[in-house]
Context: one part of a larger RNA
RNA sequence: UUGGGUUUAAAGGGUGCGUAGGUGGCUUUAUAAGUCAGUGGUGAAAUACGGUUGCUCAACAAUCGAGGUGCCAUUGAUACUGUAAAGCUUGAAAUAAUUGGAGGCUGCCGGAAUGGAUGGUGUAGCGGUGAAAUGCAUAGAUAUCAUCCAGAACACCGAUUGCGAAGGCAGGUGGCUACGAUUGGUUUGACACUGAGGCACGAAAGCAUGGGGAGCAAACAGGAUUAGAUACCCUGGUAGUCCAUGCUGUAAACGAUGAGGACUCGUUGUUUGACUGUAAAGUUGAGCGACUUAGGGAAACCGUUAAGUCCUCCACCUGGGGAGUACGCCGGCAACGGUGAAACUC
Numbered sequence: 001u002u003g004g005g006u007u008u009a010a011a012g013g014g015u016g017c018g019u020a021g022g023u024g025g026c027u028u029u030a031u032a033a034g035u036c037a038g039u040g041g042u043g044a045a046a047u048a049c050g051g052u053u054g055c056u057c058a059a060c061a062a063u064c065g066a067g068g069u070g071c072c073a074u075u076g077a078u079a080c081u082g083u084a085a086a087g088c089u090u091g092a093a094a095u096a097a098u099u100g101g102a103g104g105c106u107g108c109c110g111g112a113a114u115g116g117a118u119g120g121u122g123u124a125g126c127g128g129u130g131a132a133a134u135g136c137a138u139a140g141a142u143a144u145c146a147u148c149c150a151g152a153a154c155a156c157c158g159a160u161u162g163c164g165a166a167g168g169c170a171g172g173u174g175g176c177u178a179c180g181a182u183u184g185g186u187u188u189g190a191c192a193c194u195g196a197g198g199c200a201c202g203a204a205a206g207c208a209u210g211g212g213g214a215g216c217a218a219a220c221a222g223g224a225u226u227a228g229a230u231a232c233c234c235u236g237g238u239a240g241u242c243c244a245u246g247c248u249g250u251a252a253a254c255g256a257u258g259a260g261g262a263c264u265c266g267u268u269g270u271u272u273g274a275c276u277g278u279a280a281a282g283u284u285g286a287g288c289g290a291c292u293u294a295g296g297g298a299a300a301c302c303g304u305u306a307a308g309u310c311c312u313c314c315a316c317c318u319g320g321g322g323a324g325u326a327c328g329c330c331g332g333c334a335a336c337g338g339u340g341a342a343a344c345u346c
Stems, first nucleotide, its partner, number of pairs: 004317003007300002012314001014201004021194003025088007033081002035077008049065006091191001092188003095184006103177007110154001114150008125136002162169002206247006215241002220236004258313006266291011295302002319346003328339004
């Protein structure tokens, strides 16, 4: 490389949008580039293959023949692909009506809890642990009541629930905004799928500048424990956690399962539409779950939300370690990220 693979053995890109490229629904006509067939030419000789012959045989040699991927020309075929033209509606999109939700951005508001301040009541402890101690407290703590302030997070509802491309999203309410589903069969008429590069988004931690800082809490300090204890436990506590703007670009970014399309038994729960029905209930879409048939799988298990049966496109894998390291390049303020070996060794 081919082949074979990618839930868990190596392997699905964190996610989307989209360029080139690859692939592409139904019908008709034309064309004949791909494709297929015929004919002609070319495809040197030697070699190789088959026949015959010459050296006493053979090796060797001579001679005749056949064959040859391919290329060129020409004459045809037209199913499929391409190209050109015309049309279609089921793919896709648009549109109208209905409807859904913690989807996003932004403003305002709320109560509980926590901490603090001031004042009142009140007196000797409080706190903490396995047990203690550090710590707080007669300069009046803890407890309790009243008033005020601050920041952060939103109990119950709450759920195998819902929404979002993923990351993610949850107090209430207003504004702005994006999206999905259903129904109609109104419009366009293949406008589609995928997507190397590229661009955008992307938890937490981290970085820069300016705010903010209640609680929590890396680092750090002290008290314990212990042989030691740079830990687990306790008392404190700074970055940080929060906001604005910019950067970083990684995660077990997981369903460890790329996207799209077609096909393949059923049962059951639930969310949200439409339809039938007085109701009970049923039918039909789009999701989210559980079990299971065929089938698949090394098994665990998957099973119309496939890991089944197929098609299109992309990404990735090829023994363990060395190593996601070195070097180079690109990006970044830095931290570091991306790309990514070899020697050697088993």

Small-subunit ribosomal RNA, central domain from an uncultured bacterium, 346 nucleotides, folded computationally. Its Rfam family is "Bacterial small subunit ribosomal RNA". Gene Ontology terms of the family: structural constituent of ribosome and ribosome. The prediction has a mean pLDDT of 88.